This is a predicted structure of a 346-nucleotide part of an RNA (small-subunit ribosomal RNA, central domain) from an uncultured bacterium.
Context: one part of a larger RNA
RNA sequence: CUGGGCGUACAGGGAGCGUAGGCGGUUCGGUAAGCCCUCUGUGAAAUCUCCAGGCUUAACCUGAAACAGUCGGAGGGGACUGCUGGGCUAGAGGACGGGAGAGGAGCGCGGAAUUCCCGGUGUAGCGGUGAAAUGCGUAGAGAUUGGGAGGAAGGCCGGUGGCGAAGGCGGCGCUCUGGAACGUUUCUGACGCUGAGGCUCGAAAGCGUGGGGAGCAAACAGGAUUAGAUACCCUGGUAGUCCACGCCUUAAACUAUGAAUACUAAGUGUCGGCGGGUUACCGCCGGUGCCGCAGCUAACGCAUUAAGUAUUCCGCCUGGGAAGUACGGCCGCAAGGUUGAAACUC
Numbered sequence: 001c002u003g004g005g006c007g008u009a010c011a012g013g014g015a016g017c018g019u020a021g022g023c024g025g026u027u028c029g030g031u032a033a034g035c036c037c038u039c040u041g042u043g044a045a046a047u048c049u050c051c052a053g054g055c056u057u058a059a060c061c062u063g064a065a066a067c068a069g070u071c072g073g074a075g076g077g078g079a080c081u082g083c084u085g086g087g088c089u090a091g092a093g094g095a096c097g098g099g100a101g102a103g104g105a106g107c108g109c110g111g112a113a114u115u116c117c118c119g120g121u122g123u124a125g126c127g128g129u130g131a132a133a134u135g136c137g138u139a140g141a142g143a144u145u146g147g148g149a150g151g152a153a154g155g156c157c158g159g160u161g162g163c164g165a166a167g168g169c170g171g172c173g174c175u176c177u178g179g180a181a182c183g184u185u186u187c188u189g190a191c192g193c194u195g196a197g198g199c200u201c202g203a204a205a206g207c208g209u210g211g212g213g214a215g216c217a218a219a220c221a222g223g224a225u226u227a228g229a230u231a232c233c234c235u236g237g238u239a240g241u242c243c244a245c246g247c248c249u250u251a252a253a254c255u256a257u258g259a260a261u262a263c264u265a266a267g268u269g270u271c272g273g274c275g276g277g278u279u280a281c282c283g284c285c286g287g288u289g290c291c292g293c294a295g296c297u298a299a300c301g302c303a304u305u306a307a308g309u310a311u312u313c314c315g316c317c318u319g320g321g322a323a324g325u326a327c328g329g330c331c332g333c334a335a336g337g338u339u340g341a342a343a344c345u346c
Stems, first nucleotide, its partner, number of pairs: 004317003007300002012314001014201004021194003025088007033081002035077007042069001049065001051063004091191001092188003095184003103177007115149007125136002162169002206247006215241002220236004258313006267290010295302002319346003328339004
C1' cells in the first nucleotide's frame, strides 16, 4: 500500500463561513469523452505460464499456444456517468402571516446584600476554630439605628425549560441586529452536500496601554496543625477577577460520538407553532428528555437526537516509553502555540 478502524481500548479537527477539488434530484432530446462489442495493427527474442517433445531423470533444450498494455486505428451500441439543450418540483432558496426565546451589540434605570465613611444609642468584648492563636476593640469595637460612597453579581421565577455554529448566554427598559420553528402552497427552478488550503469566531488563565477596585483571592506575611507542614484550617493580603481597546488561541473546547441525506417497532414527559374539539382531550410539524423492539456492540451500552441499514465528502489512528519532547519552519510583545521526529529502550 491493500485491508481494518475512530463513545469508553490508538484515533472526530474547539466551532463556523467558504476556495479548489470530490459527490450530486426528476424527465425528454442530442453527443459519444468514460463504458461495452466486433474487426485490424502493434506488442522483437529470451524470460514467466500452459501443452507437447528431446537428453536414463532433473536442471536444461526444442516446438507450439497463451497472457501481458487504462496501446494505436476503424466500425458499431447508447443502459449508466460525463458534456450539451429543453422541461419538472419532492432537494435548496425567496415572499407573505401570526407567534417563542438568558441569541448578539450599545445606552440607561432599579432593588437586596457585602465593605468602607459620617452621626446617634450603648459597653466590653468581637472574630475565628476540632480546640486555639494571630487579628479587631475603652483613641469606644462587635450589636443596633439614620445618612452617604463605591464596585461587583443578578435571589425568588428557574425547569434533563429556552436560545446560540461552538465557546457561551439569566434583574428591568429602550435602540440596533442575527438565526430557527410553524402556517399559507404564492414565487425561483437543482441554485445542492461536503470542504484540502484560507478567513472568522473561540471559556478560563495570561500579556500590553489606560481606567476601576466592594467582595473574593494565586503570590506573599502571620497564627495554628505536625516529627516536619514551603499544604489542608484561621487572620490578613497584592496581582487578578470588572471596563475600554489591542493581543494570546488553549481546555475533560465532552454527547470523550465530524457534517449532510434517506430508510428502520412501540410507549411516555416537556418546549414552540398549527389544526380539530363534546374544553376531557386528540392529531400534525419542529426541538429537547426518559424508556424500549429489531439491528449493532468486546462488553458497557446505543437504539427515528443511532453507536442500526446505506451513500457522499472531510479530519484522524497504526504497540508502550522517549514525547507532544528535540531540531527546523510559521505565529506571538512575552508566556507560549502550531507543525512534529529520531537514537535508545521494553